[in-house]
RNA sequence: GGGCAACUAGCUCAGUUGGUUAGAGCGCGACACUGAUAAUGUCGAGGUCGGAGGUCCGACUCCUCCGUUGCCCA
Numbered sequence: 001g002g003g004c005a006a007c008u009a010g011c012u013c014a015g016u017u018g019g020u021u022a023g024a025g026c027g028c029g030a031c032a033c034u035g036a037u038a039a040u041g042u043c044g045a046g047g048u049c050g051g052a053g054g055u056c057c058g059a060c061u062c063c064u065c066c067g068u069u070g071c072c073c074a
Base pairs, nucleotide, nucleotide: 001073002072003071004070005069006068007067010026011025012024013023019057028044029043030042031041032040050066051065052064053063054062
């Protein structure tokens, strides 16, 4: 220098023929339970879906550029 893949909650990840409110597990907070913990149950907080543009009535999803990480080729 060229090619490919990944990027979504604090962490690990789902979410694809574009469509109603963006989710799970763990973690975190409150409550219930207990003599008190743990475990368990219920509820809750937490996201500008890596960034910027574009297409579209409508974008996490499609297109372009950029960034970070990994792999391959040279």

Predicted 3D model of a 74-nucleotide RNA (transfer RNA) from a bacterium. Model confidence (mean pLDDT): 81 of 100. It matches the Rfam family "tRNA".